[in-house]
Context: one part of a larger RNA
Parts: sequence; C1' cells; structure tokens
RNA sequence: GUUGAACGCUAGCGACAGGCCUAACACAUGCAAGUCGAGGGGCAUCAGGUAUCAGCUUGCUGAUACGCUGGCGACCGGCGCACGGGUGAGUAACGCGUAUGCAAUCUGCCUGUAACAGGGGGAUAACCCGGAGAAAUCCGGCCUAAUACCCCAUAAGGAUGUCUGUCCGCAUGGGCGGUCAUCUAAAGGUUUUCCGGUUACAGAUGGGCAUGCGUUCCAUUAGCUGGUUGGCGGGGUAACGGCCCACCAAGGCGACGAUGGAUAGGGGUUCUGAGAGGAAGGUCCCCCACACUGGUACUGAGACACGGACCAGACUCCUACGGGAGGCAGCAGUGAGGAAUAUUGGUCAAUGGGCGUAAGCCUGAACCAGCCAAGUCGCGUGAAGGAAGACAGCCCUACGGGUCGUAAACUUCUUUUGUAUGGGAGUAAAAGAGUCCACGCGUGGGCUAUUGCAAGUACCAUACGAAUAAGCAUCGGCUAACUCCGUGCCAGCAGCCGCGGUAAUACGGAGGAUGCGAGCGUUAUCC
Repeated sequence: GUUGAACGCUAGCGACAGGCCUAACACAUGCAAGUCGAGGGGCAUCAGGUAUCAGCUUGCUGAUACGCUGGCGACCGGCGCACGGGUGAGUAACGCGUAUGCAAUCUGCCUGUAACAGGGGGAUAACCCGGAGAAAUCCGGCCUAAUACCCCAUAAGGAUGUCUGUCCGCAUGGGCGGUCAUCUAAAGGUUUUCCGGUUACAGAUGGGCAUGCGUUCCAUUAGCUGGUUGGCGGGGUAACGGCCCACCAAGGCGACGAUGGAUAGGGGUUCUGAGAGGAAGGUCCCCCACACUGGUACUGAGACACGGACCAGACUCCUACGGGAGGCAGCAGUGAGGAAUAUUGGUCAAUGGGCGUAAGCCUGAACCAGCCAAGUCGCGUGAAGGAAGACAGCCCUACGGGUCGUAAACUUCUUUUGUAUGGGAGUAAAAGAGUCCACGCGUGGGCUAUUGCAAGUACCAUACGAAUAAGCAUCGGCUAACUCCGUGCCAGCAGCCGCGGUAAUACGGAGGAUGCGAGCGUUAUCC
C1' cells in the first nucleotide's frame, strides 16, 4: 500500500459502487415461463343479445333455455421453455488462452433469390357415459375438429446410385456441369392492399470437430498401457476419428518427467512493485462445468435438458397401509454452520427477452426502493473580531509564575446540514395506436390523444436559528508527541529491542502533547 473482511470504541449528511469467502448442508411459504381464439373442436366462467315464463311499480326485476356476440377455464395444435438467472462441486485437460484448419460439419427464428401449394382419407383429446382408488391418478365405451396425422399426384430444386465432360488441387480428392434410374414437398386462417405454408440455393447468426504452442506442486510417485498403438473392412454420427466392432500387425507413452498423488474452474483483469517479478481470480465481461447423488435416453434446429421424462440410491412429507408426492447452486425468506454477509419490498415506466398481425399478456432478467461506515469520493460539525493573556477551574511550579489559551465570555456575521412551508423534474430524443405526407421496396417525416414504479423523490424558493453534529489511537527507541501521582519483578505492558525489585517520560490514572478524523485502532491476508 491492498481487502467481498471481522472485532473494539465512536458516529451528522449525500453520491457511486459492494454485501454467505463457511455446509455443492437441509429447506416451511410465495413468486421466478409462458403465450397465440388471425390454427381447432368447443363453452366451465363473466358480460351482452334473443326466446319463453313469473312478479308487478308497464318497463324494469328475477328464473330457464340458446355459442347468437364480446370473450374464454380446461383440451387438441403452434412457437417458446436449450435464452435469461444461479453456483464453482468436479475438472491439470475432453477445460481455458492464443494461432490456425474442416477437401470431415450442422444451423429453428431472420434476410435475399427461385419454384410451388392439386386431390383424397382415417383417427384422436376435450365433452358425455361407465368403472377402480383415501389420494395421486388410472381403465373402458361413445361422438367430433384442425395449420395434428396418413395416402396419391406434381418435382423447379434436392437426395442416393450408374455413365460422363471440364477446370482445379492440399493429389485420399474438390468446384461447375451433362445423363439415366429411384426417392422426396405443402395449410390454411381471416378483421382481406392482411397473416401464414412447402422445397431449394445463397447469406447472416450460433454451434460441432481437429491441430500447434502456453497453462500449479510432489521423483520420499519411475516405469505406464490391452481397444492399449497402428492397419484393413464395416457400423455409428451432422461430421473426422478405436467413437464402436470383426480380423491382422506389435506397437504407443516416459527424466524435455510418462503413470500416480495433491491442489485448483480458466481467461480478460485486480492488488503490489521503479521495473523485472510476486500474489489474487469476489463484483463486471468471455469460455467451461454442474443442477439432491449416480445412470439413461426421449422430444427437438438446438439438451442427454436447474423450475422435463425414466430407473436406482439417500433424505423429507402424505396415506384409509393398498400406494403416492418432492428437489431454492432462481428472487426473497427459514434453520444449521460460522468471526461474518441484507427485504418473505415496488414496477414492468425504461432497457432486453418469449408469444401474438396487433392491442396486449408474461418476465424476482432488468430498473427501482429497503438494510449495513463494509469501501471510495464529496460536504458539514461554524466564520471574523476578541488579552483583563479573565475573577474562575484542572494540572505543573524553583511559589515569582507557567500551561490549557483567542480557547472561553463578549461583539458582529453566515445558514451548507437541520426543521417547517410551498413549488416541482429529467429519465419519454422512447414506445405502441390513430391519421396525413413522401417513397419502386425497405422505410422516413409531420400532426393528434396516450403511457413514470421510483416520487411529491431529486431539485428550487421562502422562513427560523450557531441553532442539530467529534471521536479514536498513541507519547522509552524504531516513531511525531512529557510531566505529576499511584504501584513496587506485584499489578501489568510488549510489533522488535525490552520496561516494572521505592523518585518508572515504557504499568494504572491525571494534566498536557502528537497523529489521523466520521472515523480511529486491533486481528487476519497478499505485495
């Protein structure tokens, strides 16, 4: 000098950052991922309408029926749920950083271009009926729809294979074609200048894989290896590869440290230092890994999936004992552990994300507020004058005096902070809606009404009044700052040297002084 600090004493305000470093221990409760009725059948619920009936106050109220309309619980279907958020257990390399490569690769939504969307069919959920169960839930029957599912047609293009031209080459092949055979699409809705669908090519974005180099300690770990190393053929994958398999060969790694053990997420960066270096990896950003423990795949453009599924295990809970339910390393919050770390807050106004034509809905992402001197920075606790160096008071004294000390009193002034009253933002230069104009298309511009959680906050004005605001550590040397009293190797101090046994500047108290100051010390940590 540093800190995600803790502890002691003390404490006025603001701004900006930060806040479980320990038990990847266990979790009550609430919330954290939905959305689309412009895909569909419908109608549990709300509102309207229509019809019928009843009551009477004769134009209202009530009841029943009808999906007729606005809408809409559950259901089928689409997209999203692989993002965003958390944690650092594991991992010493399957990671990360950097530089390259894929002639060995995929890519939903988005952009551009080209071509297309013709016929037909069978189901199923919801609903209804019945049954089993305490529940979770399960079983059977009947009806029905779709942008759900299936078949046929078409095939620009694409896929696989045969034959083949040309150019190139990293010489295993690659690009651009030709040819024949086989295979391969689709979906409609509607509020109609709208929204969607299918195939292919190109792009964009995001991944996958490979290679070189770098990446902690221990040799009191010296040998390790059997799918092991390579080949050939196959399987598998989006794709290369012992990734997997059959056969063949006997290899491969290692003192330039293999194997084993210990520790550890990596980087950008951060701290320190003149630098070289050393140390750290919390907050923020990038990458990785994980989601009660272990394993597995399904769906999908993408997962081997935190708030999905299945199996096994430990634990917790419910049970009618037959059987079931759960996973905060999301945001709050609880217990435990610990020296130690916050609210079961507000809002989607902004930024961003999902769905939707849109309105909009959802969003503990995010933005705000709350708590904490835990950090950095800023401001204040008054300013000017004022010597009789005060009658006083503490302390010291050589008893003359010295010191606290311009300090106080007193005079004049100011009003940050404070209290009170009043006014009062920016964040919206955005967003969506309506409308008008320009425009080949993207799109741009004008006008109109609207939208602010924080917040009546920041800020501003006025009034009041020095009013509301100073501590902590040290004073033997290192090291800035000295005397008295008490104690008497006791009580105690101490970072090192060392103090204390009767005059202790070193212990305890007092006066004074020094240092820093809303902080100051101690402890820990790293340079």
This is a predicted structure of a 527-nucleotide part of an RNA (small-subunit ribosomal RNA, 5' domain) from an uncultured bacterium. Model confidence (mean pLDDT): 85 of 100. RNAcentral holds the full RNA, with entries from Greengenes.